This is a predicted structure of a 72-nucleotide RNA (transfer RNA) from a Propionibacteriaceae bacterium. The RNAcentral record of the sequence draws on ENA. Model confidence (mean pLDDT): 83 of 100. Lineage of the source: Bacteria > Bacillati > Actinomycetes > Propionibacteriales > Propionibacteriaceae.
[in-house]
RNA sequence: GGGCGUAUAGCGCAGUGGUAGCGCGCUUCGUUCACACCGAAGAGGUCACUGGUUCAAACCCAGUUACGCCCA
Numbered sequence: 001g002g003g004c005g006u007a008u009a010g011c012g013c014a015g016u017g018g019u020a021g022c023g024c025g026c027u028u029c030g031u032u033c034a035c036a037c038c039g040a041a042g043a044g045g046u047c048a049c050u051g052g053u054u055c056a057a058a059c060c061c062a063g064u065u066a067c068g069c070c071c072a
Stems, first nucleotide, its partner, number of pairs: 001071007010024004018055001026042005048064005
């Protein structure tokens, strides 16, 4: 230098155009003498960034950034 992949909640990951979700973790309540387990409820997201397409974008297109792999 060229090609490919990944980027979504604190962590691990789903989500292939129409409401952003799951597990763990966290908070509160119940339970217990207390803790744990268990049960119930809840908080937490500019979907890496910029622009474009579209009535509508996490999702499609272009560029950029970071990380990883391959080729030279």